[in-house]
Context: one part of a larger RNA
RNA sequence: CCCUCGUUAAGGAACUCGGCAAAAUGGCCUCGUAACUUCGGAAGAAGGGGCGCCCUGCCUGGUCAGACCGCCUGCCGGUCAAAGCUGGGCGGGGCCGCAGAGAAGUGGCCCAAGCGACUGUUUACCAAAAACACAGGUCUCUGCUAAGUCGAAAGACGAUGUAUAGGGGCUGACGCCUGCCCGGUGCCGGAAGGUUAAGAGGAGAUGUUAGCCGAUCGUAAGAAAGGCAAAGCAUUGAAUUGAAGCCCCGGUAAACGGCGGCCGUAACUAUAACGGUCCUAAGGUAGCGAAAUUCCUUGUCGGGUAAGUUCCGACCUGCACGAAUGGCGUAACGACUUGGGCGCUGUCUCAACGAGGGACUCG
Numbered sequence: 001c002c003c004u005c006g007u008u009a010a011g012g013a014a015c016u017c018g019g020c021a022a023a024a025u026g027g028c029c030u031c032g033u034a035a036c037u038u039c040g041g042a043a044g045a046a047g048g049g050g051c052g053c054c055c056u057g058c059c060u061g062g063u064c065a066g067a068c069c070g071c072c073u074g075c076c077g078g079u080c081a082a083a084g085c086u087g088g089g090c091g092g093g094g095c096c097g098c099a100g101a102g103a104a105g106u107g108g109c110c111c112a113a114g115c116g117a118c119u120g121u122u123u124a125c126c127a128a129a130a131a132c133a134c135a136g137g138u139c140u141c142u143g144c145u146a147a148g149u150c151g152a153a154a155g156a157c158g159a160u161g162u163a164u165a166g167g168g169g170c171u172g173a174c175g176c177c178u179g180c181c182c183g184g185u186g187c188c189g190g191a192a193g194g195u196u197a198a199g200a201g202g203a204g205a206u207g208u209u210a211g212c213c214g215a216u217c218g219u220a221a222g223a224a225a226g227g228c229a230a231a232g233c234a235u236u237g238a239a240u241u242g243a244a245g246c247c248c249c250g251g252u253a254a255a256c257g258g259c260g261g262c263c264g265u266a267a268c269u270a271u272a273a274c275g276g277u278c279c280u281a282a283g284g285u286a287g288c289g290a291a292a293u294u295c296c297u298u299g300u301c302g303g304g305u306a307a308g309u310u311c312c313g314a315c316c317u318g319c320a321c322g323a324a325u326g327g328c329g330u331a332a333c334g335a336c337u338u339g340g341g342c343g344c345u346g347u348c349u350c351a352a353c354g355a356g357g358g359a360c361u362c363g
């Protein structure tokens, strides 16, 4: 010096990002307990008091020798009940320590706020949480060979269930609520018209050539470049026909999502209930708001402190809250987060001593 542990004058969080760690609280009996509240809670709230041993008085219970009564005379039933032993309660006196829950073990408490209702679940080995789940809410799919899932199929699950059921999405107890927009995207419905594939359909075109024409050659028969060309065959192919889808029409936001700008105006000023104008599918309602969201920002005012970038209450100028990607509240709950207080302490002022084990030195 390191590790684990013990003690400490005075002070008592001055330590520190932060009371991290430690200290403290702690049992039983009793008195007594606030706001708030979903009337259950909050509550072990908080906050007081008592607690050992010896002697002794009173009250009250257990045990039952015995006594009495009864009859179904028995190891019977019932009533009363001494002494002793023993349980509980209320007193009186005394004794000893610093201390009587004498050791060990065994909640620290309160106030205010945030988040999540709650008990639960989770990153096996840095995160336990405000994340996940959750009852509850809502939307949607599914009529049973269900939808959906696994599988190549058979088949299985769903379910030996049947819409008060099952699958999926979102939200997340409870209370009060959940506004406007369907233009875009999605989904649902519609089918008149437009568009539209294969397929059907074959107008026509082209190739081929029986045949025909035929420059030219030949006395002639004939030959022959080239041209035309039916049927058939082949290639190609217009009109027409042709479903869903798309276009189109409508619905739907607890579907994905979205929810304005500029200018003017009141008899101080300021502000603007009011007006004008442009744009939009519609321009943010209630509630909340410098917030787990506020950049400017330590906003401003108030509270708490001697002093407060945090905290609490307000204001509203919301850079960039806002209503089931839910909004705002909320008792209870939380190894959650933030601020404050009491208690308590070696966290600190500021360090000291001690115990055990290491490191180190010598043997």
Stems, first nucleotide, its partner, number of pairs: 001358008010349002014347001019344001027051005036041001038173001052095012066080005071074001096100001108342007115334002120132002136171007148157003174329004179259003184256002186252005193247003199241002204236005211228003216223002260278005287321001288318001299315005
Annotation: Predicted 3D model of a 363-nucleotide part of an RNA (large-subunit ribosomal RNA, domain IV) from an Acidobacteriota bacterium. The prediction has a mean pLDDT of 87.